Predicted 3D model of a 351-nucleotide RNA (Bacterial RNase P class A) from an Alphaproteobacteria bacterium.
It is recorded under the gene name rnpB.
Taxonomically the source falls in Alphaproteobacteria (Bacteria, Pseudomonadati, Pseudomonadota).
[in-house]
RNA sequence: GUAGAUGGUCGGAGAGAUGCUGUGGAAACAUAGAGGAAAGUCCGGGCUCCAUAAAGACACGGUGCCGGAUAACGUCCGGCGAGGGCGACCUUAGGGAAAGUGCAACAGAAAGGAAACCGCCUGGCAACAGGUAAGGGUGAAAGGGUGCGGUAAGAGCGCACCGCGCCUUUGGUAACAAAGGUGGCAUGGUAAACCCCACCGGGAGCAAGACCAAAUAGGGAUGACAUAGGGCCUGUCUUUGGGUCGUCGUCCGGGUCGGUCGCACGAGGCGUCAGGUAACUGCCGUCCCAGAUGAAUAUCUCUCCCCUGAUUUAUCAGGGACAGAACCCGGCUUAUAGGCCAUCUGCUUUU
Numbered sequence: 001g002u003a004g005a006u007g008g009u010c011g012g013a014g015a016g017a018u019g020c021u022g023u024g025g026a027a028a029c030a031u032a033g034a035g036g037a038a039a040g041u042c043c044g045g046g047c048u049c050c051a052u053a054a055a056g057a058c059a060c061g062g063u064g065c066c067g068g069a070u071a072a073c074g075u076c077c078g079g080c081g082a083g084g085g086c087g088a089c090c091u092u093a094g095g096g097a098a099a100g101u102g103c104a105a106c107a108g109a110a111a112g113g114a115a116a117c118c119g120c121c122u123g124g125c126a127a128c129a130g131g132u133a134a135g136g137g138u139g140a141a142a143g144g145g146u147g148c149g150g151u152a153a154g155a156g157c158g159c160a161c162c163g164c165g166c167c168u169u170u171g172g173u174a175a176c177a178a179a180g181g182u183g184g185c186a187u188g189g190u191a192a193a194c195c196c197c198a199c200c201g202g203g204a205g206c207a208a209g210a211c212c213a214a215a216u217a218g219g220g221a222u223g224a225c226a227u228a229g230g231g232c233c234u235g236u237c238u239u240u241g242g243g244u245c246g247u248c249g250u251c252c253g254g255g256u257c258g259g260u261c262g263c264a265c266g267a268g269g270c271g272u273c274a275g276g277u278a279a280c281u282g283c284c285g286u287c288c289c290a291g292a293u294g295a296a297u298a299u300c301u302c303u304c305c306c307c308u309g310a311u312u313u314a315u316c317a318g319g320g321a322c323a324g325a326a327c328c329c330g331g332c333u334u335a336u337a338g339g340c341c342a343u344c345u346g347c348u349u350u351u
Base pairs, nucleotide, nucleotide: 001347002346003345004344005343006342007341008340009339010338012304013303014302015301016300017299018298020033021032022031023030024029035322039333040332042331043330044329045328046327047205048204049203050202060201061200062199063198064197065079066078067077068076069075080094081092082091083090084089095196096195100194101193102190103189117136118135119132120131121130122129123128144162145161146160147159148158149157163185164183165182166181167180168179169178170177171176209261210260211259212258219252220251221250222249223248224247225246230245231244232243233242234241268287269286270285271284273282274281275280305320306319307318308317309316310315311314
């Protein structure tokens, strides 16, 4: 210099004018006013109500290598295994297939405790019979691989190395790794198929929920007046029954409109120090930082900054990413113009 890898960070700056919402104030006025994702609402919690003796079992759902962090998590950190990259580094739902069930189209002789199509060898004139699993062919996958020996031809049949299973030792908290021994290799794949094992899980959500509380209608209590020898209903009439009751006033409770709270001090931000590889934790100091509800957070002007285009090369024109709180936190995922910083890797060049 160039091509990359990882992590972090900014998200236009300043001034003026006119407004909007909150808070303080009698008023004038003062002061605060979106984000890294406020988004998707996908996980985990706080908080609230409902349900629930306690414990367990079953069902259903979720998670799934090991250790740690955390209020908790499917998140994060550190490691292990596997895969990819020359490398920095990246990806990974990664328990169990000797508990059981299922599945594998087509092709192929044969798809699971298998089989012999071509071939090879022996016998036989041949048809054929027997042996074999080297080689060919099918398939995503064919019951270890390579080589030497061996054999009629072959074969873990024997041996060496590699792979695999088992055992022991060593290192590690562990996942796991390494070394040594042993078995001629036996129970092939698939569990984001059923299933088994281990662990976790009550439900609904701030439109949760709590409080205050008009008018009208309706409910209860009570007082006054009225009265029942009455009215109405029981299909109609008679008899005998059953049910029910008017007007005004006062008080009480529920509850609608409306209003207040929940609701902005919190697993809080920043900084020093300490512990830890890290996630993170602790002590101390310091700060108060949106709170709307037909729902504020805006509009305009000027200067500078950045980008694009044009030319007259220092001017003009256009533009400024994604997007916008709604009970609050911790994460994940997705969107994001243009920058900036740190560490590291490969290649090339120069000294």
The RNAcentral record of the sequence draws on ENA.